A computed fold for a 520-nucleotide part of an RNA from Pogostemon cablin, annotated as large-subunit ribosomal RNA, domain I. Lineage of the source: Eukaryota > Streptophyta > Spermatophyta > Pentapetalae > Pogostemon. Rfam family: Bacterial large subunit ribosomal RNA. The coordinates come from a structure-prediction model, not an experiment, and the mean pLDDT is 81.
Context: one part of a larger RNA
RNA sequence: CUUAUGGUGGAUACCUAGGCACUUAGAGAUGAGGAAGGGCGUAGUAAUCGACGAAAUGAUUCGGGGAGUUGAAAAUAAGCAUAGAUCCGGAGAUUCCCGAAUAGGGCAACCUUUCAAACUGCUGCUGAAUCCAUGGGCAGACAAGAGAUAACCCGGCGAACUGAAACAUCUUAGUAGCAAGAGAAAAGAAAGCAAAAGCGAUUCCCAUAGUAGCGGCGAGCGAAAUGGGAGCAGCCUAAACCGUGAAACUAGGGUUGUGGGAGAGCAAUACAAGCGUCGUGCUGCUAGGCGAAGCGGCAUAAAUGCAGCACCCUAGAUGGCGAAAGUCCAAUAGCCGAAAGCAUCACUAGCUUAUGCUCUGACCCCAGUAGCAUGGGACACGUGGAAUCCUGUGUGAAUCAGCAAGGACCACUUUGCAAGGCUAAAUACUCCUGGGUGGCCGAUAGCGAAGUAGUACCGUGAGGGAAGGGUAAAAAGAACCCCCAUCGGGGAGUGAAAUAGAACAUGAAAUCGUAAGCUC
Repeated sequence: CUUAUGGUGGAUACCUAGGCACUUAGAGAUGAGGAAGGGCGUAGUAAUCGACGAAAUGAUUCGGGGAGUUGAAAAUAAGCAUAGAUCCGGAGAUUCCCGAAUAGGGCAACCUUUCAAACUGCUGCUGAAUCCAUGGGCAGACAAGAGAUAACCCGGCGAACUGAAACAUCUUAGUAGCAAGAGAAAAGAAAGCAAAAGCGAUUCCCAUAGUAGCGGCGAGCGAAAUGGGAGCAGCCUAAACCGUGAAACUAGGGUUGUGGGAGAGCAAUACAAGCGUCGUGCUGCUAGGCGAAGCGGCAUAAAUGCAGCACCCUAGAUGGCGAAAGUCCAAUAGCCGAAAGCAUCACUAGCUUAUGCUCUGACCCCAGUAGCAUGGGACACGUGGAAUCCUGUGUGAAUCAGCAAGGACCACUUUGCAAGGCUAAAUACUCCUGGGUGGCCGAUAGCGAAGUAGUACCGUGAGGGAAGGGUAAAAAGAACCCCCAUCGGGGAGUGAAAUAGAACAUGAAAUCGUAAGCUC
């Protein structure tokens, strides 16, 4: 070196118990009635995980279900069960200690005591300096808040690396981060947009458009009108007046931009709309039930295979069963079903809501507001000719014979009516639940995690963070004998197979032997 045969090793192919990405429907529930998250316990028998809480591996009740059963998890002991267990679903009960943690303290899961609602809020009483008031004090209450929560959302505070080929305006970016709040949020019924024509709250999508613009006119940033769609819904208050009264609260009245209301006068009345208690009903959800049709032969360890003759289909989806099953099992198409709880809708007691004309200049139409000056911020818009919106400081109007806007400003003109508030849907997201899908992965992949996984381990700590799947159809997991301290092995036996023997399926390479041959 060649051939053969073994060891080591765990690649490859096959598999999947776990993931990943979507989709559809739901839900976004929680907590002082003590949550989320934990600590410690609970079984006849050690630890771990799950379950449960001193009523502890569970107790009650109402339903389902129908033969075994006392979790993963064997073994043994002792039990339970057709007088219906285990199991599944609804409801209520129990629910140690810590934790918002709340009697006080504390190094969380503990300590102490005069056994307690700690703090804030609410209600009532009382009444300091000081008349009113405010502070303070006292009492009440099954008592509103507090904490948790992946992303999405609103507002508050708010970077830097970076880009500009350096860097300072600018950009990154109102991003990351921090703390706060809601369930969808926010916005929202024109002091709007437009342009000589008109539209008629908001939100979202498509186009407008990388356009108009902004910009050390650099890098870059970047609209709107309008058009087409999704979805559509509108309302309440302040004031004038009335009433009460010393004054105030409350009730009535009133809510508009072809200006409206109040005031004065005149006239006239009705059947709809909305909210919806108790209860009933429909439908659906939270357990379930019925559900068609195949046999023998062959070979095999094993039939779903092969060959033969049949059958069902509103069911030839899928998974399993000793190889590949419409007719074996679970299911599937289709149909049926709830004592209890929940949801939508319908009915329903009751409640709430509504007008027109004429006249009038005189009363009202939201004030430290609008505006202005100055310093900033937001608007695509960097101070610019800079309108518009918000704001610190200083000033400071008008009330319809009015005010604001139409991108400086003025005139004319058009449009609207600020300085109070509420509002579903279309829209955003996925910690989570049910169904479904995949030219997604298949154990160095796919979540970090297919096994005790945020575990073991590392770090004072913040934090970092693994590895590890496959015997066989079935343990039938090797009785007994031998070597032997064990480990390991040889027989015997099981099995289709033991070179399937638990360091267990396949078993590559590097690599290490053994045997024979060849070669210097």